[in-house]
Predicted 3D model of a 486-nucleotide part of an RNA (small-subunit ribosomal RNA, 3' major domain) from an uncultured bacterium.
RNAcentral holds the full RNA, with entries from ENA and SILVA.

Context: one part of a larger RNA
């Protein structure tokens, strides 16, 4: 000095309390141990691995294993040597290869024969390629955690013989090492907070692909009346796009206080960081990654290296994590009805319409997009079930079939006709959430022929309940105190 105490003070945080849903019990999806296996590639492993890495494993991927093969090699430069490049067939063959045959004769310089050269193949050689082989405890890089927690230093002066303090401690305040006041310190640096980007209010500018108040026609309904409803014209009010600005600063008032602030109130669309987002100090964890790239040493070199085929990774007695779907009436079915926002769209979205009970096919208008497609369910009306293992629930199996794609046996997704399981609310424990949030309802992307998405990133629609409090659990931040620890 630092770590640490079942010292001690002081303070925060969905840390516990107050609530609200769930997790643990079931069925299934997935990930992970186990075991199994020719193989079940490899990695993460308390928080901080386990719906991770993987934003897409039938081949491919793909590292694994089975069998066939190749050896200067799939891939890079360099020499030699032959040949135009290419294209087609024939044998074996699962392909990869292997083997053998035919066509074929271009492009640039020089004077034509010819000679170089550029570029591809083919053979030849050694130099060298190659390696998802070790080692993340040889590293760079990046990332994950304490944590968005308020902290972690300097530089000069001062104190101490010295490690070293002081500053940064103290009295207040703050989300905050925020600020204020004191002080042997006086200043700086990194973080905090600002600046940055969405959201909320207005105001200007612009108006086609948006928007459509008024007006003006037309055409439908009406009673050619009012009124509705569709267009077209004309417009830029509004709505909305997106550029600039203004707007919030404890400014103003009251009260409290040396001060910083705090309580309350006005005014505003927002009030005291409005609200969310990026933004992650010095450092810990010899945390993670050599399989994402990059690399240092080490090992393999007719194999640990490449090609292909098939098969694994999907195996399955359990076992834990993470999730959907349920157990039912604030519900299910069944029929009419309304309302979004943020994305995508050219091998691409794809409308009306036709054909199928359905997945789906067929045909395609229109759209490289404020213009055209893709577009919601919860909810609200009415009905029917009457508390049942059911009209609850949908696992599971059986047939029939649809897409994608060379090809769905292993091991796809979907439809639709039959089955109709476990399940009647979940033990000990244990996670989340403080407001447009939990909770519940659908909707889009990325990845991708297609999908084991019930994941993962985002939108939008309904939309609570509770917080007395800080005694206690975790985890932190400061100050002091003990020590035999470093």
């Nucleotide at each position: 000095u630092g770590a640490c105490g079942g010292g001690g003070g002081c303070c925060c945080g969905c840390a516990c309390a107050a609530g609200c849903g769930g997790u643990g019990g079931a069925g299934c999806a997935u990930g992970u141990g186990g075991u199994u296996u020719a193989a079940u590639u490899c990695g993460a492993u308390g928080c901080g691995a386990c719906g991770c890495g993987a934003a897409g494993a039938a081949c491919c991927u793909u590292a694994c294993c089975u069998g066939g093969g190749c050896u200067u090699g799939a891939c890079a430069u360099c020499c030699c040597a032959a040949g135009a490049a290419u294209c087609u067939c024939c044998u074996g063959g699962a392909a990869a290869c292997a083997g053998g045959a035919g066509a074929g004769u271009g492009c640039c310089u020089c004077u034509u024969u010819g000679a170089g050269g550029a570029g591809c193949u083919u053979g030849g050689u050694g130099a060298c390629a190659g390696g998802u082989g070790c080692u993340g405890c040889a590293u760079g890089g990046c990332u994950g955690u304490c944590g968005u927690c308020a902290g972690u230093u300097c530089g000069u002066g001062c104190c101490g013989u010295g490690a070293g303090g002081u500053g940064u401690u103290g009295g207040g305040u703050u989300a905050a090492g925020u600020c204020c006041c004191g002080c042997a310190a006086c200043g700086a640096a990194c973080g905090c907070a600002a600046c940055c980007c969405c959201u909320g209010u207005g105001g200007u500018u612009a108006g086609u692909u948006g928007c459509c108040a008024c007006c003006a026609c037309c055409g439908g309904u009406g009673a050619u009346g009012a009124g509705c409803c569709g267009g077209u014209g004309a417009g830029c009010a509004c709505u909305c796009u997106a550029g600039c600005c203004a707007g919030a600063c404890u400014g103003c008032c009251c009260g409290u206080g040396c001060a910083a602030g705090c309580g309350g109130g006005a005014g505003g669309a927002a009030g005291g960081u409005g609200g969310g987002g990026a933004u992650g100090a010095c450092g810990u964890c010899a945390a993670g990654u050599c399989a994402g790239u990059a690399u240092g040493g080490c090992c393999c070199u007719u194999a640990c290296g490449c090609c292909c085929u098939g098969g694994g990774c999907u195996g399955c007695a359990c076992a834990c994590g993470u999730g959907c779907u349920a157990c039912a009436a604030u519900g299910g079915u069944c029929g009419g009805u309304a309302c979004a926002g943020a994305a995508g769209g050219a091998u691409g979205c794809a409308a009306u319409g036709c054909c199928g009970c359905g997945a789906g096919g067929u045909g395609g208008a229109g759209c490289a997009a404020a213009u055209c497609c893709u577009c919601a369910a919860a909810g609200c009306c009415g009905a029917c079930c009457c508390c049942a293992g059911u009209u609850c629930g949908g696992a599971u199996u059986g047939g029939a079939g649809u897409c994608u794609g060379c090809a769905a046996c292993u091991c796809g997704a979907c439809u639709c006709c039959a089955u109709g399981a476990a399940g009647u609310c979940g033990g000990a424990u244990u996670c989340g959430c403080u407001a447009g949030u939990a909770a519940u309802g659908g909707c889009g992307c990325a990845u991708c022929a297609g999908c084991u998405a019930c994941g993962g990133c985002g939108c939008c629609g309904u939309g609570a309940a509770u917080g007395c409090g800080u005694u206690c659990c975790c985890g932190g931040g400061c100050c002091u105190u003990g020590u035999a620890c470093a």